This is a predicted structure of a 76-nucleotide RNA (transfer RNA) from an Actinomycetota bacterium. Its mean pLDDT, the model's own confidence on a scale to 100, is 81. The source organism's lineage runs through Bacteria, Bacillati and Actinomycetota.
RNA sequence: GUGGGGGUAGCUCAGCCGGCAGAGCACCGGGUUGUGGCCCCGGAGGCCGCGGGUUCGAAUCCCGUCCCUCACCCCA
Numbered sequence: 001g002u003g004g005g006g007g008u009a010g011c012u013c014a015g016c017c018g019g020c021a022g023a024g025c026a027c028c029g030g031g032u033u034g035u036g037g038c039c040c041c042g043g044a045g046g047c048c049g050c051g052g053g054u055u056c057g058a059a060u061c062c063c064g065u066c067c068c069u070c071a072c073c074c075c076a
Stems, first nucleotide, its partner, number of pairs: 001072007010025004019056001027043005049065005
């Protein structure tokens, strides 16, 4: 350089055909327990990588761009 996959909560990841952004773990508070763990109840936490476009409406479609990853090509 060429092609593919990926970027969504602190972590690991869902999110179909455009229509209220979610789960598990972790974290905070409470219950249970002699304490802790397990278990149960509740809560906080999001620029959906970034910018723009289409649309009544975009995580989702289109364009540009940045980063991660895999394969391939070239040079040494």